[in-house]
Model confidence (mean pLDDT): 78 of 100. Lysine riboswitch aptamer from a bovine gut metagenome, 157 nucleotides, folded computationally. It matches the Rfam family "Lysine riboswitch aptamer". Rfam links the family to the GO term lysine biosynthetic process.
Order: sequence, then structure tokens, then C1' cells
RNA sequence: GGUAGAGGCGCAAAAUUCAAUAUCGCCACGCAUUUACGCUUAAACGUUGCAAGCGAAAGGGGAUUUUGCCGAAACCUUCAAAGAUUUUAAGGUUUUUGUCGGUUGGGCAAUAAGAGAACAUCUUAUUGACUGUCGCUUUAAAAAGCGGAGUGCUAUC
Repeated sequence: GGUAGAGGCGCAAAAUUCAAUAUCGCCACGCAUUUACGCUUAAACGUUGCAAGCGAAAGGGGAUUUUGCCGAAACCUUCAAAGAUUUUAAGGUUUUUGUCGGUUGGGCAAUAAGAGAACAUCUUAUUGACUGUCGCUUUAAAAAGCGGAGUGCUAUC
């Protein structure tokens, strides 16, 4: 250097399906209102708002199956392209794809912050035990203690 593997509520994707929504449309009796709203600023343009009820319903989430895998993958960040956010200009936020560099062995729980309609869930940080792996110490042995990180570990050529 090549090849093949291991960790386990292991990672990711797709399809089907389930529940609940943000939101959208219609609309009864009414209430509020010339204000307010549409990410920020300027100009323009558009629209009343709430509301029982009916219909539709995304992203995110649960379940099942299949597929690809074990830096699997996730996150932060630089740069670029294409979209979304009423139109124009600037800015912001956000989605997808690629890209420079960086962090994380893995899942779980708690707390905090952020995102989110949400108490679902996700992301990050901290703490805790658990677990896999290697090194050192200890033990007759097993167990145990401490420490490190996946650019690692095991087997093989």
C1' cells in the first nucleotide's frame, strides 16, 4: 500500500402507510377596523382581520419493507451556481447541488441554547453511566483501574 471484516436501540436513502399540524380554499350568525398585514429599508402593488363548520394539507415525526453501507453519517465554515420569500434595488433568512478547511468511535439519558405549530423531533455544548477498540498498570487467571482516538482497530496478501 491492497483486500476482507467488527461495534449495535449502528448510519443513511427509497417506497408504502399512520397520527397530528403550520398553512391554504369555501363559508353561517356575528365581533373588530381604516387601521393593520405581506422578513428589514425605500418606492410600488395587493389584501380587510378574527370566527363555529366543511374540504385540502407541506416540511418534520411513528411503523413496516427494501437497498446501500461502518467517517457509515452528522454538524460548523469558505467559495460558487440555481431556486423560495408580492414587484424593483440592497440586505437578511432558507432549500438543493458541488466545494476549501475543521469537529465527532457509537447509541442512550439529563440540563442549557437554537430551530420548529408543537410538550413530537432535530442540531450543538456540558455532564453521567453503558458499549466497542487499542495502550499501560494490576491479577495465577477472570475481573478491575487509568488514558487515547476512526487518518483508528482486527485478519490477510